[in-house]
Context: one part of a larger RNA
């Protein structure tokens, strides 16, 4: 591994990218017709044997002999090469030729039978040498592999556990046995060619001939030995030339890219524009304004609240606002340019497995926090006071610093929640609504190009509805189904409660703290 779980019970990394690993879409020798080959089986006879029976026939039985037909399996031939070459053995086969013997014939006449010699040719069997040969995983076989132990044969330890003995005759003695499996990787050796991978031929430096030349090598034969130079054998490298069905699978309801009209509160930068809210200035009025469960703290004729004008400054960016949209996720909402990026669509475009998850790596990554600047309208940790209250270091009000904003740099966690990993296939109806496409009675508009409704189809997206042939411990899920009928690939991750996401120990960060991360005990 077979064979566990991960929505809520312990658990999915916050999100994406990626490399190692791990997996990877179809395709190429299959079909058909022959065999007077070989084994094996099944049927149906014959012949031989046994039996019964007067016969005619019936029955049975086989290491016996055979015929027909079936049907399986190997093996051959064809389409359609199984390496090639040399030598050697011994056999078969077939062709020519001589020549015995038997048979025939008028006759060495002969589709005749059986022998011997010589020559050729094919094609297997095996032994040895050279030339090249895609390579593996998988699988058969078969050597080979200590005993004990295990499984098992044979045997009356008295019987078993055990043991390797033992049996016969009983006088020498004869005699059987101490078997066999199983031994998983690796390793050799062999048969197989599915399945899984690998390799070739694309600037042809391709195969396979032929020809010509370079270079190198040296066996025999030229009566011997030496030298040279051919020839011939063998190998390197260049030219030419000719032949090959000459040589590029297909275009994945896999991927990538061009393109073409969109879409989108996607992103980044700059512009604009809303009201509120605070404040200051001017203004008009007079006695109270604020707040609250009731007040009180505050604020007020120096005129508060609260009218009116118009100014500033930083936030925000209502209504529209949706079970609606973008975005890996975190997010993401005046208005206009501008920048560069996405998805879906729609394609009789284009490249040809480029794909798919991912240890190590890396970008992003709310809010709170941290450091340096700017800016602080509102809100407000901490702090003050005023109520409440047994008490209140809270809830309730009134102030109010850090912060809330903003730029540069850091941290890297959240109930970062769909508490639900991606990618692929399949498996139910339904009616809405986003986006693009494709089409159609019809309405409305109008500067009859056309656009907005509406109606059908499709592909892609957030989500919802009913239902359960399915799952589940339910709750309930179209996925949480395809799971005892368990195997689609691939990450991560859990292992009773604490103790503990603590201590050490590393390693990151200014720091706060982050990652990584335990045990003793205890129940």
């Nucleotide at each position: 591994u077979u064979g566990c779980a991960g929505u809520u019970a312990a658990a999915a990394a916050g999100u994406u990218c990626g490399u190692a690993g791990u997996u990877g879409g179809a395709u190429u020798u299959g079909g058909g017709g022959g065999c007077a080959g070989c084994c094996c089986g099944a049927g149906c006879g014959g012949u031989c044997c046994g039996c019964c029976g007067a016969g005619a026939g019936g029955c049975g039985a086989g290491c016996a002999c055979u015929g027909c037909c079936c049907g399986g399996g190997c093996g051959c031939c064809c389409u359609u090469c199984c390496u090639c070459u040399c030598g050697g053995a011994g056999g078969c086969c077939c062709c020519g030729u001589c020549u015995g013997c038997u048979c025939u014939u008028u006759g060495u006449u002969g589709c005749a039978g059986u022998g011997g010699g010589c020559g050729g040719g094919a094609g297997a069997u095996u032994c040895g040498g050279g030339a090249c040969g895609u390579u593996u995983a998988c699988u058969u076989u078969g050597a080979a592999c200590a005993a004990a132990u295990u499984a098992g044969a044979g045997u009356g330890u008295u019987c078993c556990a055990a043991g390797c003995a033992g049996g016969c005759c009983g006088g020498u003695g004869c005699u059987u046995g101490a078997a066999u499996a199983c031994g998983u990787u690796a390793g050799c050796a062999u048969g197989g060619a599915a399945u899984a991978a690998u390799g070739g031929a694309a600037u042809a430096g391709g195969a396979c001939g032929c020809c010509g030349g370079u270079c190198c090598u040296a066996u025999u034969u030229u009566g011997u030995u030496g030298g040279u130079u051919u020839u011939c054998g063998g190998g390197u490298c260049c030219g030419g030339u000719g032949u090959c069905a000459u040589g590029g699978u297909u275009a994945a309801u896999a991927g990538g890219g061009a393109c073409a009209g969109u879409u989108g509160g996607g992103g980044g930068c700059a512009u604009u524009c809303g009201u509120a809210u605070u404040c200051a200035a001017u203004u008009g009025u007079c006695a109270g304004a604020g707040g609250u469960g009731a007040a009180a703290u505050u604020c007020u004729u120096a005129g508060a609240u609260u009218u009116a004008u118009g100014g500033a400054a930083g936030a925000c960016g209502a209504a529209c606002u949706a079970c609606u949209g973008c975005g890996a996720a975190a997010g993401c909402a005046u208005u206009u340019g501008c920048c560069a990026a996405g998805g879906a669509u729609g394609u009789u475009u284009u490249c040809g497995u480029u794909a798919a998850u991912c240890a190590g790596g890396a970008a992003c990554g709310a809010a709170a926090g941290u450091u340096g600047g700017g800016g602080g309208u509102u809100c407000g940790a901490a702090g003050a006071c005023g109520a409440u209250c047994a008490g209140a270091u809270a809830c309730c009000g009134u102030c109010g610093u850090a912060g809330u904003c903003c730029c540069a740099a850091c941290c890297a966690u959240a109930a970062a929640c769909u508490a639900u990993g991606c990618c692929g296939g399949c498996u139910a109806g339904g009616g809405a609504u986003c986006g693009g496409c494709g089409g159609g009675c019809g309405u409305c508009g109008g500067g009859c190009g056309c656009g907005a409704c509406c109606c059908c189809g499709u592909c892609g997206g957030c989500a919802c509805c009913u239902u359960a042939g399915g799952a589940g411990a339910a709750a309930u899920c179209a996925a949480a189904g395809c799971c005892u009928u368990u195997g689609g690939g691939u990450u991560c991750c859990g292992g009773g409660g604490g103790g503990a996401g603590u201590a050490u120990g590393g390693u990151c960060g200014c720091a706060a703290g982050g990652c990584u991360g335990a045990a003793a005990c205890u129940u």
The prediction has a mean pLDDT of 81. Predicted 3D model of a 523-nucleotide part of an RNA (small-subunit ribosomal RNA, central domain) from a marine sediment metagenome. Rfam family: Eukaryotic small subunit ribosomal RNA. The family is grouped with related families in Rfam's "SSU clan".